[in-house]
Parts: sequence; C1' cells; structure tokens
RNA sequence: AAUAUUAUAGCGCCUAAUCAAUUUUGAGCGGGGGAACCAUUUUUGGGGUGAAUCUUAGCUAUUGCUAAGUAGGGUUAAUCUCUUUCGAUCCAAAUCCGUCAGCUAACCUCGUAGGCGUUGAUAGAGGAGUG
Repeated sequence: AAUAUUAUAGCGCCUAAUCAAUUUUGAGCGGGGGAACCAUUUUUGGGGUGAAUCUUAGCUAUUGCUAAGUAGGGUUAAUCUCUUUCGAUCCAAAUCCGUCAGCUAACCUCGUAGGCGUUGAUAGAGGAGUG
C1' cells in the first nucleotide's frame, strides 16, 4: 500500500413495515372484506399480496430444472431534499385463500416482518446549518 474477514458506531438501500408512549396502547403508512348503480360469467376452477408477467430452447418418464430474452421494478448519497437526460448495473421471486370474494358509501378487519451495502456523468429547482 492492496485484498479479505470480523466487531462496534454512524450513514444509506429494498419494502407499507416508521414514530410516540410505557404495562401494553396510540398516531402515521399499507392491505383485505363489504350496498346501490354499473359491470362480469363460474373444472378450462377462481381469487389475493407483490415490480416479479410472458416467450423460446435444452435436459427430464413426469412434476420440474437450467439458459437466453421480456412486460415490469430498483440503485447509481456525501451539506440536505426533489427532479431531467445519458451511461452502467441488479431484480424480474416467493407465497396465501380453499370452490369463494368485480366495483363499492356506511361498516368490519388485518399488517407494521425481513433482508442488505451503493457512490459514473449531466441540467435545473428548493432548503437547512455555520461563519
């Protein structure tokens, strides 16, 4: 000096998943059910959460697995927040209900887990703090 790992603290990212209070409750955020009117057509079952849908090829007895692409989604901080364009890069899953749910006012009800570590360029707007 470089690389890797571990620990602590700070900061940051995906996500609704944060904050306050303290005797276990609220606020905020997010989801589901549920009239009229309108709409829809139920074994080819159907539906929900979610960005996560679809196509092709290969392997496989099949279920499936792998690869490439794709609808779609995220990141690209260093004084803070937001936005534009280009480039780069990553994801494109999983799971639940159980024959049943469209929209839906009133109303009812549920969740607030978990997992991680980015820093290229460009144009602009609005703030905060300090001197």
Molecule: c-di-AMP riboswitch aptamer (ydaO/yuaA leader)